Small-subunit ribosomal RNA, central domain from Chrysosplenium macrophyllum, 350 nucleotides, folded computationally. Its Rfam family is "Bacterial small subunit ribosomal RNA". Taxonomically the source falls in Chrysosplenium (Eukaryota, Viridiplantae, Saxifragales, Saxifragaceae). The prediction has a mean pLDDT of 88.
[in-house]
Context: one part of a larger RNA
RNA sequence: UUGGGCGUAAAGCAUCUGUAGGUGGUUUUUUAAGUCCGCCGUCAAAGCCCAGUGCUUAACCUUGGACAGGCGGUGGAAAAUACCAAACUGGAGUAUGGUAGGGGCAGAGGGAACUUCCGGUGAAGCGGUGAAAUGCGUAGAGAUCGGAAAGAACACCAACGGCAAAAGCACUCUGCUGGGACGACACUGACACUGAGAGACGAAAGCUAGGGGAGCAAAUGGGAUUAGAUACCUCAGUAGUCCUAGCCGUAAACGAUGGAUACUAGGCGCUGUGCGUAUCGACCCAUGCAGUGAUGCACCUAACGUGUUAAGUAUCCCGCCUGGAGAGUACGUUCACAAGAAUGAAACUC
Numbered sequence: 001u002u003g004g005g006c007g008u009a010a011a012g013c014a015u016c017u018g019u020a021g022g023u024g025g026u027u028u029u030u031u032a033a034g035u036c037c038g039c040c041g042u043c044a045a046a047g048c049c050c051a052g053u054g055c056u057u058a059a060c061c062u063u064g065g066a067c068a069g070g071c072g073g074u075g076g077a078a079a080a081u082a083c084c085a086a087a088c089u090g091g092a093g094u095a096u097g098g099u100a101g102g103g104g105c106a107g108a109g110g111g112a113a114c115u116u117c118c119g120g121u122g123a124a125g126c127g128g129u130g131a132a133a134u135g136c137g138u139a140g141a142g143a144u145c146g147g148a149a150a151g152a153a154c155a156c157c158a159a160c161g162g163c164a165a166a167a168g169c170a171c172u173c174u175g176c177u178g179g180g181a182c183g184a185c186a187c188u189g190a191c192a193c194u195g196a197g198a199g200a201c202g203a204a205a206g207c208u209a210g211g212g213g214a215g216c217a218a219a220u221g222g223g224a225u226u227a228g229a230u231a232c233c234u235c236a237g238u239a240g241u242c243c244u245a246g247c248c249g250u251a252a253a254c255g256a257u258g259g260a261u262a263c264u265a266g267g268c269g270c271u272g273u274g275c276g277u278a279u280c281g282a283c284c285c286a287u288g289c290a291g292u293g294a295u296g297c298a299c300c301u302a303a304c305g306u307g308u309u310a311a312g313u314a315u316c317c318c319g320c321c322u323g324g325a326g327a328g329u330a331c332g333u334u335c336a337c338a339a340g341a342a343u344g345a346a347a348c349u350c
Base pairs, nucleotide, nucleotide: 004321005320006319007304008303012318015200016199017198021194022193023192025088026087027086028085031082033081035077036076037075038074039073040072041071042070043069049065050064051063052062054060091191092188093187094186096183097182099180103177104176105175106174107173108172109171110154115149116148117147118146119145120144121143125136126135162169163168206247207246208245209244210243211242215241216240220236221235222234223233258317259316260315261314262313263312266295268293269292270291271290272289273288274287276285300305323350324349332343333342334341335340
């Protein structure tokens, strides 16, 4: 390479948009590029293969014939791919109606709690632990009442629930704004799918500059425990956590499961939106589409399990894997302020 794979054995890019490329719905017509059929030329000889000949046989020599295939030419075929032209509506999209939602950005407002400060009452402890101690407290703590300030997070509702491409998103209200599902059917008429490079977004931690700093808390300092204790426990406590503007670009970024389309038993929920029945109306009941769950037949799977939200049956496109360790290391390159990230070996060894 052929072949085989990627939930858990090696292997799905963190996620999306999209260029080139690859692939592509239905009907009719054209052409004949690829495709298929016939014929011609050519592909030296030797060699291989087949049938013979000559050395007593064989090796060997020699005669004839190819098979399979390549290239060029020529004449045809037109179902399917492609091309030309025309059309279609089922894929896709636009418009329209009401609609669900913690989707995003910005602004405004709110209450509970913690802490601190001020004032009142009050008087000896408080705090902490397995037990203690460090710590706080007669310069009046802790407790309790009133007032003020500041920062961060939003109990209950809350769910097996909702939304978003993923990361993620929840106190309340307002403004701006993205996406979705459903229903009627009006329009466009294949406009589609995937997507190497590329671009955008991307938790936490970290970095730069300026703010902010209540609580928590790496580092650090005490007290304990212990043989020791650079820990677990405890008293403090700085970066950080928060905001603004940039950077970083990684996670067990997980459903450890790439995207799209079609098909393949059921019964049971929940969410959104229709229709039918019923009713004064709302429920109830039956049913369609979309999403989200638990179960389960067939099939699949090494098993576990999966099972119309497939890991089943098929097609298209992309990414990735090829024994362990060395190693996600070295070197080189690109990116980054740095930390580092991306790409990514070999020797040796089992």